[in-house]
The part of an RNA shown here (large-subunit ribosomal RNA, domain II) has 718 nucleotides and comes from a Halobacteriales archaeon. Its mean pLDDT, the model's own confidence on a scale to 100, is 84. The RNAcentral record of the full RNA draws on ENA. It matches the Rfam family "Archaeal large subunit ribosomal RNA". The organism belongs to Halobacteriales, within Archaea.

Context: one part of a larger RNA
RNA sequence: GCCAGGGAGUGUGUCUUUAUGGCGAGGUUAACACGUUCAGCGUGGAAGCCGUAGGGAAACCAACAUGGACGUAGCGGAGGUUCGCCUCCGUAUGGUCCGCCGUGUUCAAGCGCGGGAAGUCAUGGGGACACGACCCGAAACCGGGUGAUCUACACGUGGGCAGGGUGAAGCGUGGCGAAAGCUACGUGGAGGCCCGAAGGGUUGGUGCCUUACAAAGCCCUCCCGUGACCUGCGUGUAGGGGUGAAAAGCCCAUCGAACCCGGCAACAGCUGGUUCCCACCGAAAAGUGUCUAAGCAUUACCUCUGUUGAGGUAGUGUGUGGGGUAGAGCCACCGAUUGGGGAAUACCCUCCCUAGCGGGAGGGAUCCCUUGUCGAACUCCAAACCCACGCACGCCGUUGAAACAGGGAGUCCGGGCCGCGGGGUAAGCCUGUGGUCCGCGAGGGAGACAACCCAGACGAAGGUUAAGGUCCCCAAGUGCAGACUAAGUGUUAUUACACGAAGGGUGUCGCAAGCCAUAGACAACCGGGAGGUCAGCUUAGAAGCAGCUACCCUCUAAGAAAAGCGUAACAGCUUACCGGUCGAGGUUUGCGGCCCCUAAAAUAAACGGGGCUUAAGUCUGCCACCGAUACCUUCGGCACAGCGUUAGGUGGGCACUCGGCGCGGACGGAAGCACGGCUUAGAGGUCGUGUGGACCGCGUUGGGAAGAAAAUCCUGGC
Numbered sequence: 001g002c003c004a005g006g007g008a009g010u011g012u013g014u015c016u017u018u019a020u021g022g023c024g025a026g027g028u029u030a031a032c033a034c035g036u037u038c039a040g041c042g043u044g045g046a047a048g049c050c051g052u053a054g055g056g057a058a059a060c061c062a063a064c065a066u067g068g069a070c071g072u073a074g075c076g077g078a079g080g081u082u083c084g085c086c087u088c089c090g091u092a093u094g095g096u097c098c099g100c101c102g103u104g105u106u107c108a109a110g111c112g113c114g115g116g117a118a119g120u121c122a123u124g125g126g127g128a129c130a131c132g133a134c135c136c137g138a139a140a141c142c143g144g145g146u147g148a149u150c151u152a153c154a155c156g157u158g159g160g161c162a163g164g165g166u167g168a169a170g171c172g173u174g175g176c177g178a179a180a181g182c183u184a185c186g187u188g189g190a191g192g193c194c195c196g197a198a199g200g201g202u203u204g205g206u207g208c209c210u211u212a213c214a215a216a217g218c219c220c221u222c223c224c225g226u227g228a229c230c231u232g233c234g235u236g237u238a239g240g241g242g243u244g245a246a247a248a249g250c251c252c253a254u255c256g257a258a259c260c261c262g263g264c265a266a267c268a269g270c271u272g273g274u275u276c277c278c279a280c281c282g283a284a285a286a287g288u289g290u291c292u293a294a295g296c297a298u299u300a301c302c303u304c305u306g307u308u309g310a311g312g313u314a315g316u317g318u319g320u321g322g323g324g325u326a327g328a329g330c331c332a333c334c335g336a337u338u339g340g341g342g343a344a345u346a347c348c349c350u351c352c353c354u355a356g357c358g359g360g361a362g363g364g365a366u367c368c369c370u371u372g373u374c375g376a377a378c379u380c381c382a383a384a385c386c387c388a389c390g391c392a393c394g395c396c397g398u399u400g401a402a403a404c405a406g407g408g409a410g411u412c413c414g415g416g417c418c419g420c421g422g423g424g425u426a427a428g429c430c431u432g433u434g435g436u437c438c439g440c441g442a443g444g445g446a447g448a449c450a451a452c453c454c455a456g457a458c459g460a461a462g463g464u465u466a467a468g469g470u471c472c473c474c475a476a477g478u479g480c481a482g483a484c485u486a487a488g489u490g491u492u493a494u495u496a497c498a499c500g501a502a503g504g505g506u507g508u509c510g511c512a513a514g515c516c517a518u519a520g521a522c523a524a525c526c527g528g529g530a531g532g533u534c535a536g537c538u539u540a541g542a543a544g545c546a547g548c549u550a551c552c553c554u555c556u557a558a559g560a561a562a563a564g565c566g567u568a569a570c571a572g573c574u575u576a577c578c579g580g581u582c583g584a585g586g587u588u589u590g591c592g593g594c595c596c597c598u599a600a601a602a603u604a605a606a607c608g609g610g611g612c613u614u615a616a617g618u619c620u621g622c623c624a625c626c627g628a629u630a631c632c633u634u635c636g637g638c639a640c641a642g643c644g645u646u647a648g649g650u651g652g653g654c655a656c657u658c659g660g661c662g663c664g665g666a667c668g669g670a671a672g673c674a675c676g677g678c679u680u681a682g683a684g685g686u687c688g689u690g691u692g693g694a695c696c697g698c699g700u701u702g703g704g705a706a707g708a709a710a711a712u713c714c715u716g717g718c
Base pairs, nucleotide, nucleotide: 001718002717003716004715005714006713011131012130013129014128015127016126017125018124019123020122021121022120023119026050027049028048032044033043034042035041036040054061055060064099067098068097069096070095074091075090076089077088078087079086080085100115101114102113103112104111105110134273135272137270141263142262143261144260145259146258152237153236154235155234156233157232158231159230160229161227163195164194165193166191170187171186172185173184174183175182176181199224200223201222204220205219207218208217239255241251242250243249276653277652278651279650280649281648286299287298288297289296290295301410302408303407304406305405306404307403311396312395313394315393316392317391318390319389320388321387322386323385327381328379329378334375335374336373339370340369341368342367343366347364348363349362350361351360352359353358414438415437416436417435418434419433420432421431422430423429443454444453445452458636459635460634461633462632463631464630468626469625470624471610472609473608477623479622480621481620482619483618484617490612491611503597504596505595507594508593509592510591511590512589513588514587515586516585524581525580526579527578528577530554531553532552535549536548537547560575563574564573565572637643638642654707656704657703658702659701660700661699662698663697664696665695672691673690674689675688676687677686678685679684
């Protein structure tokens, strides 16, 4: 890992609700007793319990078996009728309203509770609570024991430490000294002294090994090695306790509280799992509270049942009210915010003149005219839209809507998109709000892709379309007409993920306007481009061209007191300007389309790929076709409509096992197993063949240890 077998809402008690049954103002027995055909049954047994009256803290007091009205079902009558039924009248069980009554409060009034009799017992189902309470799962806590053969420390008694080195005190002799003493040599042999076998340890290699030789090893290296040394044997200390040169170390491979058994099925708001079918309906991820935030309660939302008995209101139109958002506006207020002109200037600030009075200039503020702009917390205005009530149509409703009451839930981590907000630089960000979708929604499209586009799936078959597509992968156009793009731009529906800006472009296409042009434009080429004069000044020089001043006149078709290069200064080369050659458009500006630059990331590596250039790209118009579980047609199932569905509610079934009763099958082959046929909407049922070799089935009724694919499930096999 696979297979087989096992594996999870059970039992008792109490309460509540519902169904069925018995009896009913009553209902029922418990223990127990007797009988018996004895896990049982029959009979007896009202002790007790519930009900039959309530109100009040209590003392205590104590109610309509009907007075009135409305009216459902039903019944009776009348009328109408399309013979389905409808309308009206009467009566009226249940129901409702009024009145009345009991009691408490109480001066009173009012108010609270109760009153015109339905319960009780049993069984089945749903739910709650207590218990192990659907199953498995802790780490823990407590009790009683077992451990110091490992290890820690201690005590008792034993054992062990090659060899070498160093050379303390003391002592001896010599020397020196007045002496105390000092000193040299020798002797001596101290030391938690040194090197290093045995022995003990374990620093580094972050070596080898790492299903190991080994649940801590191997090799090299390293530390101690006469001591606080190593070690044998015996003995002692025990679990909130010991022991500890202290690491929360060690206490038998176990230690921030050992191990074993028990309390024990500890508790777990946490994780995982929870077994057959079909039909109908079908959520929530919100409000409030919470030692609450991973939980729970309650409300909202779902479902089922009952009561009642006629209305209901998601749509559309309309009438009457309400609203101040989008937009818009601002000389209609408040606030913000350009430039220009003017005015009285009493007011404020600065400066100037003046001895002072005073005068003048500028600015602010105010006012008028004109010009340019804004506001969530501005509004003279003001939608769409929304809300309330009424009416009409539509739809739903006596096969019972709406409402009300009760039983059962689940849910209280939500998320995406669109519109409008708040926070944030931003986010696949946080937080609101309305709608919608996913959640709980399949099918087609978007390469793949919960929520984007199309579209809400009862079953079968055939057809038509939607979104999106039609060169090949790949169903359908290498479709038609016109234009653009040369960048492989592009071939990407998305304010996306997966972007592309400001700013540039004599890339190219188009639109508009101005100016020049056959009296010849623009460009190019040929020729001219002169004289007074080297203007004056300055300066070493200044001659068109360092600088300053001026910038005249002549000849002319035209030619600057010179626009640029150049020289030391000249010279020289161009330009402006004019003529000629040529012969038809030229030039400038604004706007738009596509395209280019701007443009940096880790595969070639973000058209799905191939590939595509008068496209298979982009824009405009048109025709045809393909393409879903959508729509249409036919047939079929259940159903009133209708029939997607998670959590969940409700209803009906299938299978297994055992008992009672009834009826059957089987050695002429039961069950089981294997394969095959038929059949049901399904759980399933049934038949045949083989195997097997002794039990099995059907109907009905009752009882359950009653259904496995999952739990790192348990056991076994392979």